[in-house]
This is a predicted structure of a 76-nucleotide RNA (transfer RNA) from a Synergistaceae bacterium.

RNA sequence: GGUCCCAUCGACUAGUGGUCCAGGUCGUAGCCCUCUCAAGGCUAAAACGCGGGUUCGAACCCCGCUGGGACCGCCA
Numbered sequence: 001g002g003u004c005c006c007a008u009c010g011a012c013u014a015g016u017g018g019u020c021c022a023g024g025u026c027g028u029a030g031c032c033c034u035c036u037c038a039a040g041g042c043u044a045a046a047a048c049g050c051g052g053g054u055u056c057g058a059a060c061c062c063c064g065c066u067g068g069g070a071c072c073g074c075c076a
Stems, first nucleotide, its partner, number of pairs: 001072007010026004018056001028044005049065005
C1' cells in the first nucleotide's frame, strides 16, 4: 500500500429499512420482603464511534474518516 471483517447501555449481546424516543442477561441505584444479610419480587438510570449521502422514513443501505482485527504485497 491492497483486500476483507468488526464498532449498539458499565460488560456481553438482539435487532439487517417503518412494528424501536432501540429489547434481553449480568452489573448499578431505589423500593418491597427480612430482626439483619443473602435469595426473591417491583421499579429506574444507562448505548447505535464521527461526518456526509440515498430514501417519505436509516442502528440497518452507500461513501469517507477514526479505532480494532485477519490475510496478501512492497520496502535493502

NCBI's taxonomy places the organism under Bacteria, Synergistota, Synergistia, Synergistales, Synergistaceae. RNAcentral holds the sequence, with entries from ENA.